The prediction has a mean pLDDT of 80.
Predicted 3D model of a 71-nucleotide RNA (transfer RNA) from a Dehalococcoidia bacterium.
Lineage of the source: Bacteria > Bacillati > Chloroflexota > Dehalococcoidia.
It matches the Rfam family "tRNA".
RNA sequence: UCCCGGGUCGUCCAACGGUAGGACUGAGGACUUUGAAUCCUCCAAUCCAGGUUCGAAUCCUGGCCCGGGAA
Numbered sequence: 001u002c003c004c005g006g007g008u009c010g011u012c013c014a015a016c017g018g019u020a021g022g023a024c025u026g027a028g029g030a031c032u033u034u035g036a037a038u039c040c041u042c043c044a045a046u047c048c049a050g051g052u053u054c055g056a057a058u059c060c061u062g063g064c065c066c067g068g069g070a071a
Stems, first nucleotide, its partner, number of pairs: 001070007010024004018054001026042005047063005
């Protein structure tokens, strides 16, 4: 330099172009003599800038970062 894959709550992982969801963690509550376990509720995210579209996490272009490969 070129090619391929990836970037989403604090962490791990989902999401036909149409309400961004689950688990764990955290906060509050129920239960319990207390604790653990269990149950309920809540908080919390789309790497950046453009483009296409009625509508983009998703498609397109350019960048940044991570991993792999080629020379």